Glycine riboswitch aptamer from an uncultured Granulosicoccaceae bacterium, 96 nucleotides, folded computationally. It was read from a public genome assembly, where an Rfam model found it. It matches the Rfam family "Glycine riboswitch aptamer". From the family's description: This family represents the bacterial glycine riboswitch. Rfam links the family to the GO term glycine biosynthetic process. The prediction has a mean pLDDT of 79.
RNA sequence: AAAGAUAAUGUGGGAGAGAUUGCCGGCUGUGAAGCACGGCAGCGCCGAAGGAGCAACACCCAGGAAACUCUCAGGCAAACGGACCACAUUAAACAG
Numbered sequence: 001a002a003a004g005a006u007a008a009u010g011u012g013g014g015a016g017a018g019a020u021u022g023c024c025g026g027c028u029g030u031g032a033a034g035c036a037c038g039g040c041a042g043c044g045c046c047g048a049a050g051g052a053g054c055a056a057c058a059c060c061c062a063g064g065a066a067a068c069u070c071u072c073a074g075g076c077a078a079a080c081g082g083a084c085c086a087c088a089u090u091a092a093a094c095a096g
Stems, first nucleotide, its partner, number of pairs: 006091008018043001020042006026035003044076003050072001051070003057063001
């Protein structure tokens, strides 16, 4: 130097939970009514953005993980997002 690990970017894959109830607006419609549109409020739920908490360990203080727990945030048709996985490219350092 390479590989491996780390970080960033790109491509692909990627779960769960109400297409909920009410009100207001918008659109269609002669009207009744309808809408997979927007906003607000309520109840019910999900956890794999983010965030928070803790075990062993350690012990003077402090530190101390998660896909576990909480649900502040986020989310509950599709879309977007999505931890994580695979492949590719790039970068610096370690090691050799």